[in-house]
This record gives sequence, C1' cells and structure tokens, in this order.
RNA sequence: AUCAAAUAAAUAAUUUUUCGUCGUAUAACGUCGGGGAUAUGGCCCGAAAGUCUCUACCAAGCUACCGUAAAUAGCUUGACUACGCAGGUUUUUUAGAAGUUC
Repeated sequence: AUCAAAUAAAUAAUUUUUCGUCGUAUAACGUCGGGGAUAUGGCCCGAAAGUCUCUACCAAGCUACCGUAAAUAGCUUGACUACGCAGGUUUUUUAGAAGUUC
C1' cells in the first nucleotide's frame, strides 16, 4: 500500500409511539316540550336540529332586565372530539460514509 474481517454510526428509505402549533367542523350557538325559583331568584330534565363528522353541547364571572308574574337578555374567559398539512420525539427493518482496530 492492497485484500479480507470486526467495530462504528452520520445519513437515506420504511414502519411505529406520542406531544404540542396551525387549519377545517360548531357559533361549546339556536329551537321546542315538561317541571321549578322569584329582586338573597333567574334553575333542572328530555327531544329533535346543527357538522362531507364520531362525540360533546357545559362552567366561572360581569352587566342589564323582570315590582312578584312568567319570561329572561347581552357580554368576557376557559375545553373536549373528528379529520388534515407541516414539525418535535420514540420504535421496527434494510442499506450504510468518515473514523478506529486487526
């Protein structure tokens, strides 16, 4: 120096776990039935509807309004679920440089 072998593992493909961001749905919104409270009150149960959609459809607070009756209204903040793109992380398999040893 070459050949062979071992180690090594960047990287590439493939497969898989999980996390958050962003986007879409839905406005955690609206409608109806039954019961219930009453200015220290304004709640509970059920139904259908809403989504290329499974599930969910509540909570806390603030303001107003209702002169004692049966009806609440407006606003602020906070999720879950379904799907998608691009990322972080974990796993399987295949190939595998530089380097090191011999």